[in-house]
RNA sequence: UCCCUAUCCAGAGCACCCGAGAGACCUGGCUCGUCGAAGGUGCAGCAACCGUCCGUUUUCCGGCACGGUGCUCCCGCCAGAACCGAUACGGA
Numbered sequence: 001u002c003c004c005u006a007u008c009c010a011g012a013g014c015a016c017c018c019g020a021g022a023g024a025c026c027u028g029g030c031u032c033g034u035c036g037a038a039g040g041u042g043c044a045g046c047a048a049c050c051g052u053c054c055g056u057u058u059u060c061c062g063g064c065a066c067g068g069u070g071c072u073c074c075c076g077c078c079a080g081a082a083c084c085g086a087u088a089c090g091g092a
Stems, first nucleotide, its partner, number of pairs: 001092003005088004013043005021032003026080004044072003049068003053063003076084001
């Protein structure tokens, strides 16, 4: 990078750096942002996809939150289009 499967209306913030845009892309809207967004770092938190451990125990299911991710404005902001985007496990 590609493919399969699953999920995407719940949940969870403070500080510092940076300095003008951001909400993946396109169109039409709408919203957020110098009262500092987006991005980065630290700590904290949320959650439970995978692993460890425990219970149940063929499977399944449940628990914990130790490890690996992930996430912490708004329904993936809304609609259309695309069969698109993001995250996780497995495979190539």

A computed fold for a 92-nucleotide RNA from Candidatus Neomicrothrix parvicella RN1, annotated as SAM riboswitch aptamer (S box leader). The source organism's lineage runs through Bacteria, Bacillati, Microthrixaceae, Candidatus Neomicrothrix and Candidatus Neomicrothrix parvicella. Rfam family: SAM riboswitch aptamer (S box leader). Rfam links the family to the GO term regulation of gene expression.